[in-house]
c-di-GMP-I riboswitch aptamer from Blautia wexlerae, 94 nucleotides, folded computationally. The model forms 95% of the base pairs in the Rfam consensus. Rfam family: c-di-GMP-I riboswitch aptamer. Rfam links the family to the GO term cyclic-di-GMP binding. The coordinates come from a structure-prediction model, not an experiment, and the mean pLDDT is 77.
RNA sequence: GGCAUUUAUUGGCAAACCGGUUGAAAAGCCGGGGCGCAAAGCCAGAAGGAGCUAAAGUCAGAUUGAAAUCUGGCCAUGCCAGCCGGUUGCAUCA
Numbered sequence: 001g002g003c004a005u006u007u008a009u010u011g012g013c014a015a016a017c018c019g020g021u022u023g024a025a026a027a028g029c030c031g032g033g034g035c036g037c038a039a040a041g042c043c044a045g046a047a048g049g050a051g052c053u054a055a056a057g058u059c060a061g062a063u064u065g066a067a068a069u070c071u072g073g074c075c076a077u078g079c080c081a082g083c084c085g086g087u088u089g090c091a092u093c094a
Stems, first nucleotide, its partner, number of pairs: 007091001012037002017032006035082001041087003048084002051079002057074006
C1' cells in the first nucleotide's frame, strides 16, 4: 500500500421470542434473550434496485333524501442497510 486468503484471543454487534413504549400499519426505541455476523459500522436527506406497510389521497361498490359511514382496488410522502448495493474501516497470518 492492498482487502484476494486464514483465524477471532481480548473485545464488539444482536435474529426469533418475551415485557414495556411510540406508531394507522410496516416498523422504531428501552430491558431481557441469543439465531447468527469480519463490517450485523455508516448511508433509505439525493447512486440505484428488490422487499414490507397503506394513514392521507384516489377509483369502484354498498348504504343514505344528501352526507357521514362501511368494503375492496391502486398508490410512499412511511419503513427496511440482518436482501442486493454504495461508502469508511480493526486485530492476526501469508